[in-house]
A computed fold for an 86-nucleotide RNA from Firmicutes bacterium UBA5486, annotated as c-di-GMP-I riboswitch aptamer.
Taxonomically the source falls in Bacillota (Bacteria, Bacillati).
Its Rfam family is "c-di-GMP-I riboswitch aptamer". Gene Ontology term of the family: cyclic-di-GMP binding.
The model forms 95% of the base pairs in the Rfam consensus.

Order: sequence, then structure tokens, then C1' cells
RNA sequence: AUCCGACAACGGCAAACCCAUUGAAAAACGGGGGCGCAAAGCUACGGGUCUAAAGUGGUAAUCACUAUGAUCGCCGGGCCACCGAA
Repeated sequence: AUCCGACAACGGCAAACCCAUUGAAAAACGGGGGCGCAAAGCUACGGGUCUAAAGUGGUAAUCACUAUGAUCGCCGGGCCACCGAA
């Protein structure tokens, strides 16, 4: 230094759910909460998944397609990082 990851140390993050706000929605932010996480730190680059306002098509009506929206706590890639037993 790399891999690796202790019932280690110092600490960190925060699922569901509840409250409030934003948003068309998915979802996000804040407070509470704590299921889990050794990258659950950053990045939508590839794939996946979710949503469908606007748009396009259609119906008597429900509707169908579509990301420019969302998700890194779905997987992979890229970047960076604390600690040190075996």
C1' cells in the first nucleotide's frame, strides 16, 4: 500500500411508521422514530424499477404510449474516505 472486516475504539448514517412543508405524481426536505448499513459517503454514467404533469393517440368514460421527473437503502461502473484484531 492492496485485499479483508473483531461482540475492538472514536464516531457516523437512518427503513417502515407518525407530524408538518413542497410536488401532478413518483418522491424530496425538516422533526420524531430505528429496520438495517463498513462506504446506507458523492456521482443518474449503463441496466433495472417507480411516476406520467406537459405532449401524442384514443374513448361515452375509464385509457395507451412517452422522462425532460424520481430512486445510488435495486445492481454494476466512476470518484473519495475513518479505524486496524485475525